[in-house]
Context: one part of a larger RNA
């Protein structure tokens, strides 16, 4: 020096991102115990006192043996009451003794105030995250009538759902409880509708071609025919118009605890300021109740108040909210939390500022 321990004058968080770590508290009995509260809690709240050993007195519960009385039983015996004597576990009082110290060692909550978040117990990133994340009881919406919806699948089968049946099952969101949950259906989605428009395969075959028996014209001819041009029935074949033709889309309505959205400018009151109010433009509708510099506030260490000698943190207010807001729920809330913010008390080597000691290493020699 490293690791693990122990002790420390005076001070006592001045340390530090932060009391991290350490210290302190700790058992049992008794007294005592606030706000708040969902009346259960909060609560071991907080805050106090006692605790050893010896002698003695009183007394309680259990239990062994035993006496008496009463009752029950045919009996053995049992039950109740009341004595004696043991044993065992206590409780209370009085007197005394020792030590620095009596829960004599070890093991065994520090506490209080305050804000945020999440109601709670629970779950989670096996091996850097335990949380405010997930779950939860509860609420709402949607689907599903049972051969259910939904899901698996090797897919006309089989299986789960379920040996269940709408107080059920499945999906989505919110997340105890209390008080609430505003406006908007123009867009997107979903639901319902069916008059019209559009719309596939398919049906349908008009039309226009190809081929060609035959026929016609021209030329050649050995007079048998040959070559070339035109027209062209039936059949076969190519093309395939009109017309018919579903869902969907367009369309008509509905729907917000569906995805979402929830304005601007100008002026105005007898000081000033402010703007109840007025005007105007736009919109589907212009943010209601609440909350608010917030885990959301850029400007910002906003302003005021509290706490401190002094505080960018914290708490309470204010509100022109860069960019809050109502089941991506809003606002409260007792209890709870190895969560997180700030303050206090106790306590301390965290620090002022370091020292000494122990053990094991490191180091030197063998």
């Nucleotide at each position: 020096c490293u690791a693990u321990u122990g002790u420390u004058a005076a001070g006592g968080a001045a340390c530090u991102c932060g009391g991290c770590a350490a210290a302190a508290u700790c058992a049992c009995u008794c007294c005592g115990u606030a706000a708040c509260u969902u009346c259960g809690g909060g609560a071991a709240a907080a805050g106090g006192a006692g605790u050893g050993c010896c002698c003695u007195u009183u007394u309680g519960a259990g239990u062994g043996c035993u006496g008496c009385a009463g009752c029950c039983g045919c009996a053995a015996g049992g039950c109740u009451g009341u004595g004696g004597u043991g044993u065992c576990c206590g409780a209370a009082g009085g007197g005394g003794c020792c030590g620095c110290a009596g829960a004599g060692a070890a093991g065994a909550g520090g506490c209080c105030c305050u804000g945020g978040c999440g109601a709670c117990u629970g779950u989670u990133u096996a091996c850097u995250a335990a949380a405010a994340a997930c779950a939860c009881a509860a609420g709402u919406c949607u689907g599903u009538g049972c051969a259910a919806a939904g899901a698996c699948c090797u897919a006309u089968a089989g299986u789960c759902a379920a040996c269940a049946u709408a107080u059920a099952c499945a999906g989505a969101c919110u997340g105890a409880c209390g008080c609430g949950u505003g406006c908007u259906c123009g867009a997107u989605g979903c639901c319902a509708g069916a008059a019209a428009g559009u719309u596939a395969a398919g049906g349908g075959a008009a039309u226009c071609g190809g081929u060609c028996a035959u026929u016609u014209c021209a030329c050649c001819u050995u007079c048998g025919g040959g070559u070339g041009g035109g027209a062209g029935a039936a059949g076969c074949u190519g093309u395939g118009a009109a017309c018919c033709g579903a869902a969907g889309c367009u369309c008509u309505g509905g729907u917000g605890a569906a995805u979402g959205g929830c304005g601007g400018c100008u002026c105005u009151a007898a000081c000033u300021a402010u703007g109840a109010g007025a005007g105007u433009c736009c919109u589907a509708a212009g943010g209601u109740a609440g909350c608010g510099a917030a885990g959301u506030u850029c400007c910002u260490u906003g302003u005021c108040g509290g706490g401190u000698a002094a505080a960018u943190u914290c708490c309470g207010a204010c509100g022109c909210g860069c960019a809050u807001g109502a089941a991506a729920c809003g606002c409260g809330u007792a209890a709870c939390g190895a969560c997180u913010u700030g303050g206090g008390u106790a306590c301390u080597g965290u620090c002022u500022c370091a020292a000494c000691a122990a053990u094991a290493g490191a180091c030197u020699c063998g």